[in-house]
Molecule: c-di-GMP-I riboswitch aptamer
Organism: Candidatus Competibacteraceae bacterium
RNA sequence: AUGGAUUAAAGCCAAACCGGUCAAAAGGCCGGAGCGGAAAGUUACGGGUCUAAACUAGACAGCUUGACUACCGAA
Numbered sequence: 001a002u003g004g005a006u007u008a009a010a011g012c013c014a015a016a017c018c019g020g021u022c023a024a025a026a027g028g029c030c031g032g033a034g035c036g037g038a039a040a041g042u043u044a045c046g047g048g049u050c051u052a053a054a055c056u057a058g059a060c061a062g063c064u065u066g067a068c069u070a071c072c073g074a075a
Base pairs, nucleotide, nucleotide: 012037013036017032018031019030020029021028022027035062041068042067043066046064047063048060049059050058051057
């Protein structure tokens, strides 16, 4: 110098619940909270689950398979 990947450190995200708000609903957003997470970052193409004003659709990436991207890094 390169590779390496655990630990550590620095940080990050953020459940349930409560308040407000949007939606028919599932659920989303904001604030508090913190169960947890090493991709709990992005992505709804695949599987799966949920909603049903409608008969057209919608939601979930913290259900899962993938894809893309990303911080530190002893031994």